[in-house]
RNA sequence: CUCUUAUUUAGAGUGGUCGAGGGACUGGCCCGAUGACACCCGGCAACCGGCAGCAAUGCAGUGGUGCUAACUCCAGCAGGAAUGAUUUCCUGGAAGAUGAGGG
Numbered sequence: 001c002u003c004u005u006a007u008u009u010a011g012a013g014u015g016g017u018c019g020a021g022g023g024a025c026u027g028g029c030c031c032g033a034u035g036a037c038a039c040c041c042g043g044c045a046a047c048c049g050g051c052a053g054c055a056a057u058g059c060a061g062u063g064g065u066g067c068u069a070a071c072u073c074c075a076g077c078a079g080g081a082a083u084g085a086u087u088u089c090c091u092g093g094a095a096g097a098u099g100a101g102g103g
Stems, first nucleotide, its partner, number of pairs: 001103008013041001015040003021031003025076004042068003047064002050059003072095001077092006
């Protein structure tokens, strides 16, 4: 980098350092000098791993990851419902993210 597969409306700080950007992309809409992003500490969760069990499943949170504004912040493609229009809603998909396994 790519393939397969599972999950993606829950949860998580009034801390420290730094100092201007950040929320993947595009369009929106937001967050940010009352300090964003990042890093450290703290925390959440329980995918792998651990333990118990024939299994279903359960337990702990010392290991490997992950996460810690807003449903993946919303839409992006297709179909459908309501509506005079504007617009709203539903279903599926795509893309993204994370884990596990493979090339």